[in-house]
The part of an RNA shown here (small-subunit ribosomal RNA, 5' domain) has 494 nucleotides and comes from a metagenome.
The coordinates come from a structure-prediction model, not an experiment, and the mean pLDDT is 85.
It matches the Rfam family "Bacterial small subunit ribosomal RNA".
Context: one part of a larger RNA
RNA sequence: GGAUGAACGCUGGCGGCGUGCUUUAUGCAUGCAAGUCGAACGGCUUUGAGCAAUCAGAGCAGUGGCAGACGGGUGAGUAAUACGUAAGUAACCUAUCCUUAAGUGGGGAACAACUCCGGGAAACUGGAGCUAAUACCGCAUGUGGUGAUGGAGUGAUGCUUCAUCACUAAAGCCGCAAGGCGCUUGAGGAGGGGCUUGCGUCCGAUUAGCUAGUUGGUGGGGUAAUGGCUUACCAAGGCGAUUAUCGGUAGCUGGUUUGAGAGGACGAUCAGCCACACGGGGACUGAGACACGGCCCCGACUCCUACGGGAGGCAGCAGCAAGGAAUUUUGCGCAAUGGGCGAAAGCCUGACGCAGCAACGCCGCGUGAGGGAUGAAGGCCUUCGGGUUGUAAACCUCUUUUCUCAGGGAAGAAUAAUGACGGUACCUGAGGAAUAAGUCUCGGCCAACUACGUGCCAGCAGCCGCGGUAAUACGUAGGAGGCGAGCGUUAUCC
Numbered sequence: 001g002g003a004u005g006a007a008c009g010c011u012g013g014c015g016g017c018g019u020g021c022u023u024u025a026u027g028c029a030u031g032c033a034a035g036u037c038g039a040a041c042g043g044c045u046u047u048g049a050g051c052a053a054u055c056a057g058a059g060c061a062g063u064g065g066c067a068g069a070c071g072g073g074u075g076a077g078u079a080a081u082a083c084g085u086a087a088g089u090a091a092c093c094u095a096u097c098c099u100u101a102a103g104u105g106g107g108g109a110a111c112a113a114c115u116c117c118g119g120g121a122a123a124c125u126g127g128a129g130c131u132a133a134u135a136c137c138g139c140a141u142g143u144g145g146u147g148a149u150g151g152a153g154u155g156a157u158g159c160u161u162c163a164u165c166a167c168u169a170a171a172g173c174c175g176c177a178a179g180g181c182g183c184u185u186g187a188g189g190a191g192g193g194g195c196u197u198g199c200g201u202c203c204g205a206u207u208a209g210c211u212a213g214u215u216g217g218u219g220g221g222g223u224a225a226u227g228g229c230u231u232a233c234c235a236a237g238g239c240g241a242u243u244a245u246c247g248g249u250a251g252c253u254g255g256u257u258u259g260a261g262a263g264g265a266c267g268a269u270c271a272g273c274c275a276c277a278c279g280g281g282g283a284c285u286g287a288g289a290c291a292c293g294g295c296c297c298c299g300a301c302u303c304c305u306a307c308g309g310g311a312g313g314c315a316g317c318a319g320c321a322a323g324g325a326a327u328u329u330u331g332c333g334c335a336a337u338g339g340g341c342g343a344a345a346g347c348c349u350g351a352c353g354c355a356g357c358a359a360c361g362c363c364g365c366g367u368g369a370g371g372g373a374u375g376a377a378g379g380c381c382u383u384c385g386g387g388u389u390g391u392a393a394a395c396c397u398c399u400u401u402u403c404u405c406a407g408g409g410a411a412g413a414a415u416a417a418u419g420a421c422g423g424u425a426c427c428u429g430a431g432g433a434a435u436a437a438g439u440c441u442c443g444g445c446c447a448a449c450u451a452c453g454u455g456c457c458a459g460c461a462g463c464c465g466c467g468g469u470a471a472u473a474c475g476u477a478g479g480a481g482g483c484g485a486g487c488g489u490u491a492u493c494c
Stems, first nucleotide, its partner, number of pairs: 001494004006490005013365006019358002021323001026321003030318003035066003040063002043060007073276003082201008092193003097189008105139001107137002114129006144168010172181003202248003209239003214236008251273004255266004278299005301312004329355001331354003337351001338349004368398004378389004403431006412421001438483005443464003449478005459466002
């Protein structure tokens, strides 16, 4: 000198764009953050029409489907089960979507809701009875698929292909209809993942030896899949100064910052990957989780209780307490973009879009412009002549960026409708220099000097140092210099 997610002191007019708990992965009141589908299904309530049967509309909990594994947060752990990069998978999976082939026949038994009878303070829950389905279970069919046996191709075991045998599927809904949406079994694709390998990735040797599922093999098990992944047996291996093991520290990267570069330091915001969700463990469901706002167990903590028993998890968005030098509103809206569900209308969406707060940062603008000497008054200094503040002010002329008021008023909407922002941006008019300057320094480094006060005191200070009666170094005043809505200090990095 540059930089910062900064803080502190003094000061503070506006706008645009960004950024905002770096500390206690501490504890959390309250509200919201994941639902949706009646065109899968039975029922209940209600409105209208109707004498009724019934029809039409609206709503509700339940069965069922899809979603809830995304999106959002945090960085505790992790030095390699991670990340980056380059490969492999003949060792693998993939809901929805796209392309393509074939099929969608005929039956059955239940369980919620509901009714009745209970238990419990509550959370909730027991028994009996009735019922529907795209819920559940058989039968048929088998284009196919899977397995077994035999054969062919291939460098290759699980790749491709042929024959025989065995096993193996389905669901309907809407529509007057045409048809549409689905369902089942395959093949391919896209996108997404799992696993494996090479190389790279901090410090310490005042850590030198480490390892028994350890290293390898065979059999069994397990997985979508390879594999000590697991288990029984057998062998005694495997790693290590090319730094094993142990200890410390740490999420990794694209990047950011500094530097001419090489290099150094860092890893906020944004993007990719990973890990975690009160601490620890576990599985269930599912295409996908060992699942932040799912379940079970143990633990700590908090709350309710009729003492028998229950409820909870903000490292989602706001917000509170605590900690701290320090970090915002319990805001508006689904109008846009995106996501979930739905045939759609639509519903949900603290993702997101906006607004609010904060000079926290970067950038831009303003606080007036021109004229004005008798160099006014006042201040300060003085050799008392004067000098300086100083064209500075007053005063004259002008302008209106800003500001205030009034009027008009968007684009963003994908031209049917639909705008939170927002009566915002912007435009026009009126008014009036009006609403707007500080801060640090002035001994040298380092641009800028005098007076008074103080008297090794009070104090200053980054280093050298200054102050003990003439202090350009302390304090005040005048003046000057630097930067300017900021200035200075502190901390950290280069």